Transfer RNA from a Planctomycetota bacterium, 73 nucleotides, folded computationally. Rfam family: tRNA. By type it is a transfer RNA. The RNAcentral record of the sequence draws on ENA. Lineage of the source: Bacteria > Pseudomonadati > Planctomycetota.
[in-house]
RNA sequence: GCCGGCGUAGCUCAGUCGGUAGAGCACGUCAUUCGUAAUGAUGAGGUCAGGAGUUCAAAUCUCCUCGCCGGCU
Numbered sequence: 001g002c003c004g005g006c007g008u009a010g011c012u013c014a015g016u017c018g019g020u021a022g023a024g025c026a027c028g029u030c031a032u033u034c035g036u037a038a039u040g041a042u043g044a045g046g047u048c049a050g051g052a053g054u055u056c057a058a059a060u061c062u063c064c065u066c067g068c069c070g071g072c073u
Base pairs, nucleotide, nucleotide: 001072002071003070004069005068006067007066010025011024012023013022019056027043028042029041030040031039049065050064051063052062053061
């Protein structure tokens, strides 16, 4: 330099046909307990890497940029 994959909650990831963004763990509160852990209930938490474009509507399609991983030279 060229090619491919990935970037979504604090962490690990789903979301595949464009239609208001989810799970598990972690965290807060409550219940349970002498107390803690465990367990149960409930809640909060997101500029979907950044920007632009297409569209009535974009995490999803197109282009550019950044970061990480792998391959080729």